[in-house]
RNA sequence: GCGGGGCGCGUCUAGGGUUCCGCCGCCGGUCACCGGCGGGUCUGGUCCGAGAGAUGCAGGCAGGGGCGCCACCCCUGUCCCACGGCGGGAGAAAAGCCCGGGAGGC
Numbered sequence: 001g002c003g004g005g006g007c008g009c010g011u012c013u014a015g016g017g018u019u020c021c022g023c024c025g026c027c028g029g030u031c032a033c034c035g036g037c038g039g040g041u042c043u044g045g046u047c048c049g050a051g052a053g054a055u056g057c058a059g060g061c062a063g064g065g066g067c068g069c070c071a072c073c074c075c076u077g078u079c080c081c082a083c084g085g086c087g088g089g090a091g092a093a094a095a096g097c098c099c100g101g102g103a104g105g106c
Stems, first nucleotide, its partner, number of pairs: 008057005015048002020045002022042001023039007059079008081101001083104001087099003
């Protein structure tokens, strides 16, 4: 210098909307309740959810051990930094989700 591969997953939160539940309003009924329509500028539950948030697991690397060697397993340590659009995309819809550690900036 060139080429290839990898950079993962779970749980949670910031946040998100409105498919369902609940709540509220209107109308109706056989009226402790049920049905229809509407409301997310309804706190919520289900649901979605962070590269730059948290946490755990897996994994990488270094050292040591099981073991003379390989495979494999175990132990200890370590795994830094990170300003960021517009616009588009998805399922019910939206978002800090995906495009994206992108464009751009320093």
Model confidence (mean pLDDT): 84 of 100. This is a predicted structure of a 106-nucleotide RNA (Guanidine-I riboswitch aptamer) from Blastococcus sp. URHD0036. Rfam family: Guanidine-I riboswitch aptamer. Rfam describes the family as follows. This family represents a conserved RNA structure found upstream of the ykkC and yxkD genes in Bacillus subtilis and related genes in other bacteria.